[in-house]
Context: one part of a larger RNA
Molecule: small-subunit ribosomal RNA, 3' major domain
Organism: uncultured prokaryote
Parts: sequence; structure tokens; C1' cells
RNA sequence: UGACGGGGGCUCACACAAGCGGUGGAGCAUGUGGUUUAAUUCGAAGCAACGCGCAGAACCUUACCUGGGUUUGACAUGCACGGAUUAGCUCAUGGAAACAUGAGUGACGCUCGCAAGAGUGGAACGUGCACAGGUGCUGCAUGGCUGUCGUCAGCUCGUGUCGUGAGAUGUCGGGUUAAGUCCCUUAACGAGCGAAACCCUUGCCGUUAGUUGCCAGCGGGUCAUGCCGGGGACUCUAGCGGGACUGCCGUGGUUAACACGGAGGAAGGUGGGGAUGACGUCAAGUCCUCAUGGCCUUUAUGCCCAGGGCUACACACGUGCUACAAUGGCAAGUACAAAGCGCCGCGAGACCGCAAGGUGGAGCAAAUCGCUAAAACUCGGUCCCAGUACGGAUUGAGGGCUGCAAUUCGCCCUCAUGAAGUUGGAAUCGCUAGUAAUCGCGGAUCAGCUACGCUCCGGUGAAUAUGUUCCUGAGCCUUGUACA
Repeated sequence: UGACGGGGGCUCACACAAGCGGUGGAGCAUGUGGUUUAAUUCGAAGCAACGCGCAGAACCUUACCUGGGUUUGACAUGCACGGAUUAGCUCAUGGAAACAUGAGUGACGCUCGCAAGAGUGGAACGUGCACAGGUGCUGCAUGGCUGUCGUCAGCUCGUGUCGUGAGAUGUCGGGUUAAGUCCCUUAACGAGCGAAACCCUUGCCGUUAGUUGCCAGCGGGUCAUGCCGGGGACUCUAGCGGGACUGCCGUGGUUAACACGGAGGAAGGUGGGGAUGACGUCAAGUCCUCAUGGCCUUUAUGCCCAGGGCUACACACGUGCUACAAUGGCAAGUACAAAGCGCCGCGAGACCGCAAGGUGGAGCAAAUCGCUAAAACUCGGUCCCAGUACGGAUUGAGGGCUGCAAUUCGCCCUCAUGAAGUUGGAAUCGCUAGUAAUCGCGGAUCAGCUACGCUCCGGUGAAUAUGUUCCUGAGCCUUGUACA
């Protein structure tokens, strides 16, 4: 100087407490361990691995296994030689395919030539040589990227001063703040990286602009609809501005920083949300995104193909979904979003089908057309507390869709079947407001889908916080130490 303490002081955080909803019990989905297997490819391992890499494993993907094939190679560059039709296309035979063998047809530039053709060159092909290739090993050789402490308030430097020196001071102390934020004091005076601000979004107003959006007033038309003429008022859209600064008042405070209350205001003391992550820690993660040193491999640890596997199943754990019902289930009627996506696409009205879906193809490269039905809600009806008109697993049968192909191993529909489950032990998780809880919509990936995942959007919309003794983690000061 650090680190540590079942030392002390101060402070903070959904850390506890106060509340609300879960997990742990059931069924299923999904990831992992284990076991099994020819293979169940590999990685991730307390928090910070386990719906993680995977924003989509039937083939492909694919890295694994079995079998078949191949050796200048699926891909790149260079050199030497070769022949003239090699490439490409078509066909035949063998084959699971890859591929092998055979037959036919058959390009381009330049020079000469009337033409037939002759010569030559690039690319390609073949042979040979350098080399290619490797998701092989090492993340403890590395770059880059990422997680985490933690959006915690810290981490340092220059000059000066003090100390023999390591080092100290500044950065301590008194207040204050979300903050090493600011004020005061001060052997320190300044500065940098962080904090804050600058950026995006949302909440209010003005202005500019009105099409594809809107419709108050005027006119026309319809069973009806901004449907039409028209209009820019309103909503909205999207550009530019304004607006919040403790600016004003009061009280407290050291006349300060600041705190509390108030006015005005759409918004008040960082208005809400996001992006943004200091010096460093964990030899944290990744050589399977990519790059890369070294090592290994080179008729194989490379490459091509078919089939299988990654989907196995006594079991154990994590993360979710659906429930156990009446604040509910069922059938019928009815209302209100936002944000996205669409040409290899979205696909309306109509018709067929109980339905999944099919036929067909209006319109739309989209504020114009479509996906599009929002669902919880609400209105009346029914069920009457039961393993039920709760719950939907499992299984049988029949269909639909995608795709070369749904057996291993896809999704959806209809009929039948109708399991466990009556609120879950010890333990444990999330959340402080438009949040939790609950309800649907969209998107990426994508032929299809295992999505109940991830991510975004809006609808309805709470309870509680007296507080900091305790649990967990963190910051500052201080103290002890046989630790470094």
C1' cells in the first nucleotide's frame, strides 16, 4: 500500500421489511445431467452454464455414425508439358446416389485465305510439380467480440510539498447530492478518464405543409359509407421552433451548496423510457462467427454421396406453458388499439367444405390494397360445486397443408377417447406505477414447423413502502492483523 475480520462509524440497493403474483406438487413443452447407443457432433458449469451459441436439426443445415466413392482435390494462385476439339449439351449402361464407362453433338478471339481450311492465343480440360484443405489440438500463446462486479462512483495524472524509502498529500474534514454532484475549509494548485450534459423516443404548445390521411361549415349523391365537388378548421402525419432553469415566493441552512413547502404550468427539481458501461477483476467465455502463433494431419483428421443420428429414456435438475375452476366454463349478440409485414409476396369480395383448407384472382412495391378477427371487456342466457358442461394429457379413426420426400421425425382440422390434477413440504424467485398482474396483436428466423421460446406493440390496470434491527451485495472513513 492492499486484502481480510462472526471490529467500529456513516450511506445505498426490490437487500430485508410492508404488499401482489409465482416456482417447488400435476400433465405437457424445452434445455441440461446421467444412462443408453454404431453415433446419440461440439461448446456453455455458482451468482455471470441449463427456452444458452440454435432469429427455426425430416434431406440440406451437420461438424457425429455406418456404408459407397475420390486424391492437385469442392475452392485459390503460379510453373512446365500435352492434344484438338476439349468445356457445355443430349443419350445409353451400371449404381442408393456420388460417380464410373461409352456414344453423339458442339463454342470464342487474332492472323492468312474467295472458299475449303491452315496457324496461333486466352479460358477450359488432362498429366506432373509447388501447394490447397482441416468445425483437428491449445481461449493457459493471441487479436477481435462478449459476460460480470455495475450505470456501482469510482480510477488516475502534471507540478508543488512531506517522507531516507516504499509512499503520502491532492481524493482527507464539515455540509450536501442519484453521483469524487456541488459548497465551505484546507500544502496543496490544477487537469484527465468516468458521473452529468450533448443523442433517440415519449408527454404540452406554436408554426410550415395538406396526400394516400382528416371532414367542422357549404353543395351533390346513396339502403349505407369522406362516396363525390370542395375545405385546412379539427384529428393525424413529419420537418422546424418554443417549453423546465430551483427561474419566482416562503421557511430552514454558514450570507453557501442544498433541503422542505407553495404558486404558475401539459410537465418540477435527473419529468418517464432508451442508447451510452471509467481504471480494472474473474489466466471468466469464445481457436465451432471471423482473424491468428505453435503443434498435428496430407490416398486422410481433406472432399463427394446415400441412409441413420443430433428427436434414444429407469431416472435427477433448471426454465416455461396449461390447469386444478363460479372474479369461472359454454353457446350467441356487441364495442374499442398500437406497432409491424407484403411481388419467389400480402391476397379481398364470391363460391365449395362442419373445419383445417380449396377454387378463383379484385386490389396493392402500399398513410391508398391486403394480412386484420383484436382479446380480455360489456349485454342478457345456461351450468349449480361435482373430478363436473372444470381440466385437457393420452390413444383410435378420418382428413388438410408444405415439401423430391413427413416411417424413424412436421404442423393443422374433425369425430371419438377423456389421464393426472381439488392450490402444492423444506425451500425459493420477480416486481415500487401505467409498474406487477392479466388480455390479445405483430415481427425476425422460415418451403413447412416442434414458438408454450425470443423480441416488440398496445388494451384493462392494482396493493404496499412505519422503517434500516436483521439476511445479501456494494461504497467511503477508521481500527486490528503471526496474511501478500